The prediction has a mean pLDDT of 89. Predicted 3D model of an 83-nucleotide RNA (c-di-GMP-I riboswitch aptamer) from a Candidatus Rokuibacteriota bacterium. Rfam family: c-di-GMP-I riboswitch aptamer. Gene Ontology term of the family: cyclic-di-GMP binding.
[in-house]
């Protein structure tokens, strides 16, 4: 610096659920709370999902528009150094 991820160190981050906001909703913020997370940090570029709304119609598909990075992949930044 790169690949790697430990019976290290320092810290991080926050599922579910529960109050409260805010959206048709999927969801998202905000406190609590901790199920994990070695990028569980960002990003909606590919793809699964998933909400709304339209359209075809033999029951499935397509289109707009949204959400999700804790579903996968990818780009792209970072903390430390054992094998």
């Nucleotide at each position: 610096c790169u690949c790697c991820g430990a019976g290290a160190a320092a810290g991080g981050c926050a599922a579910a659920c529960c109050a409260g906001c805010c959206g048709c909703g999927a969801g998202g913020c905000u406190g609590g709370g901790a199920c994990g997370c070695a990028a569980a940090g960002c990003c909606a570029c590919g793809g699964g999902u998933c909400u709304g709304g339209g359209a075809a119609u033999g029951g499935u598909u397509c289109c707009c528009a949204g959400a999700u990075c804790g579903c996968c992949g990818g780009g792209u930044u970072g903390c430390c150094g054992a094998a």

The sequence was found by an Rfam model in a public genome assembly. Taxonomically the source falls in Candidatus Rokuibacteriota (Bacteria, Bacteria candidate phyla).